[in-house]
Context: one part of a larger RNA
RNA sequence: AGCGCGCGGGGGAUGCCUAGGCGCCAAGGGCCGAGGAAGGACGUGGCUGGCUGCGAAAAGCCGCGGGGAGCCGCCAGCGGGCAGAGAGCCGCGGAUGUCCGAAUGGGGCAACCCCGCCAGGGUGAUGCCUGGCGACCGCUGGUCGCGGGAGCGACUGGUGGAGGGAACUCGGGGAACUGAAACAUCUCAGUACCCGGAGGAAGAGGAAUCAAACGAGACUCCGCUAGUAGUGGUGAGCGAACGCGGACGAGCCCAAACCGUCGUGGCUAGGUGGGCGGCAGCCCGAAGCGGCGGCGGGGUUGGAGGGCCUGCCGAGACGCGCUGCCGGGGCGUCGACGCUGGCGAACGGGCGAGCCGAACGGUCUGGGAAGGCCGACCGGAGGGGGUGACAGUCCCGUAGGCGAAGCCUGGGCGCGGCGUGGCGGGCACCUGAGUACCACGGGACGCGAGGAAUCCCGUGGGAAGCUGGGGGGACCACCCUCCAAGGCGCAGUACCCUUGGCGACCGAUAGUGGACCAGUACCGUGAGGGAAUGGUGAAAAGGCCCCCGGGAGGGGAGUGCAAAGCGUCUGAAACCGCGCGCUU
Numbered sequence: 001a002g003c004g005c006g007c008g009g010g011g012g013a014u015g016c017c018u019a020g021g022c023g024c025c026a027a028g029g030g031c032c033g034a035g036g037a038a039g040g041a042c043g044u045g046g047c048u049g050g051c052u053g054c055g056a057a058a059a060g061c062c063g064c065g066g067g068g069a070g071c072c073g074c075c076a077g078c079g080g081g082c083a084g085a086g087a088g089c090c091g092c093g094g095a096u097g098u099c100c101g102a103a104u105g106g107g108g109c110a111a112c113c114c115c116g117c118c119a120g121g122g123u124g125a126u127g128c129c130u131g132g133c134g135a136c137c138g139c140u141g142g143u144c145g146c147g148g149g150a151g152c153g154a155c156u157g158g159u160g161g162a163g164g165g166a167a168c169u170c171g172g173g174g175a176a177c178u179g180a181a182a183c184a185u186c187u188c189a190g191u192a193c194c195c196g197g198a199g200g201a202a203g204a205g206g207a208a209u210c211a212a213a214c215g216a217g218a219c220u221c222c223g224c225u226a227g228u229a230g231u232g233g234u235g236a237g238c239g240a241a242c243g244c245g246g247a248c249g250a251g252c253c254c255a256a257a258c259c260g261u262c263g264u265g266g267c268u269a270g271g272u273g274g275g276c277g278g279c280a281g282c283c284c285g286a287a288g289c290g291g292c293g294g295c296g297g298g299g300u301u302g303g304a305g306g307g308c309c310u311g312c313c314g315a316g317a318c319g320c321g322c323u324g325c326c327g328g329g330g331c332g333u334c335g336a337c338g339c340u341g342g343c344g345a346a347c348g349g350g351c352g353a354g355c356c357g358a359a360c361g362g363u364c365u366g367g368g369a370a371g372g373c374c375g376a377c378c379g380g381a382g383g384g385g386g387u388g389a390c391a392g393u394c395c396c397g398u399a400g401g402c403g404a405a406g407c408c409u410g411g412g413c414g415c416g417g418c419g420u421g422g423c424g425g426g427c428a429c430c431u432g433a434g435u436a437c438c439a440c441g442g443g444a445c446g447c448g449a450g451g452a453a454u455c456c457c458g459u460g461g462g463a464a465g466c467u468g469g470g471g472g473g474a475c476c477a478c479c480c481u482c483c484a485a486g487g488c489g490c491a492g493u494a495c496c497c498u499u500g501g502c503g504a505c506c507g508a509u510a511g512u513g514g515a516c517c518a519g520u521a522c523c524g525u526g527a528g529g530g531a532a533u534g535g536u537g538a539a540a541a542g543g544c545c546c547c548c549g550g551g552a553g554g555g556g557a558g559u560g561c562a563a564a565g566c567g568u569c570u571g572a573a574a575c576c577g578c579g580c581g582c583u584u
Stems, first nucleotide, its partner, number of pairs: 001583009015569001016535002020506002022503009031164002039100003042055003046078002050074002061094006070082003105114003115134007136161011168199001169197005179186001183233001209216002220247005230238002251488003254432001258297007266289002273284003302466001304431003307427007316334005337419004342415003347410005354402003360375005376393002378382001384396003437461008447473001468483005522529002542568001545556004
């Protein structure tokens, strides 16, 4: 020196564990903000570094409810307190809530600086302190001024907006890498990204829809239809609908005709009134006619519907004539029942603190019994967790029941709102116009200009108007079908959160970046990037005391089943030693 064996050091693999993650399902919930949010800064404890909580009333104050013996957070200690007159804790409501932040009196390098007015405190007075108000924009009331008017301005009130939000949603804009084995049409993709708007959902929504000679009957979402029909440098690719099965289920209101009323311009002079007693003539005023506007009624549809005029039938209620009652008839008014959800005490369901909740002993081993053995019991509960090891019957619970404030929700009731009978005849008044449609240029549709319908936009042209109009994939006819050019809307759906449940999901180099004081430390001017670190033991019983040592540390003693002795479970390998053996 090598090899081997033994014993250590070092290291932190492995095993076991889980406080944290991941996914799915179900139920419930879903906006916050000038009443100052989201998010922060700085404070706040007797002693307080951090976290948490809170805000100068500062780990808290008040009230209501729950609960019932301890409590003063993580977090021990010292020093002190609180609590059956019910604390701490939990739920709900209220109060306080510095400074910054939309930040809003002005400024500003956020958490700072400075000011005006009013009121109060204080002072002899000022300084000073406290409270309130003072940004901008939209809409709107009043007063005043100006203007021919639309309107504008000033002052003074009222009311709203602003800013934030992970994802979901609608709209306005809108790439490229890439794919086409190159690349330009095409694709990626109306994706990423930017902007705007809204909400707990958003959007869409009661046919100018489909269908096909039969019929269906708003919209949305899911499964199929179907990778079909199509489209496509007929390349790469893109890619429906009808129809069927499910989830859900809801339908309504205007504009117009016509009627009434109010206001405001206009027209006429035949008749009426006044100036003016008569005639002529003129002027004025109202009545009259027609225009426009506001409000109320009416009305809302396609087998057309409505309006106006008119005929017939009609349940029920109320009123009328004739003094009372009954019956019948007549006239007038309301109309048959239904829908809705604006409000509401009680009621039901749920959420939301909580409450009740069955049944076991002995013995053995062991540090410890829940294990073995023996004998019982409960079960609408043998899900689960904990307890010194493996517990239906020890603890928390579980099944099953009960439950306040507050919140969500349901129908019913009360109040309220809305609409409302049927069958005819006549008139031809209404039924959404720079619209439909056309041309050209674009876009969206499975559809890339194609035979290109349909929908949307730009420019130009420009209807009919119910004997009307749109669609049925160029176009025409027949036929079928539907009424555009106004509006509203629940549910089924998307996303997230909470709660509960579950997992051939992970188990500390895994699973979230983050099990641990993590979007931290650290890096970067910045946008931004972005870690590592879990485990004593059943219980701290966390090693009094003695010896060596300056100490660190070590040797005893003691605790404990065991040193597991604090980066402490297990403790692999690399690597480093010590002892012994063998070989050279």
The prediction has a mean pLDDT of 80. The part of an RNA shown here (large-subunit ribosomal RNA, domain I) has 584 nucleotides and comes from a hot springs metagenome. It matches the Rfam family "Bacterial large subunit ribosomal RNA".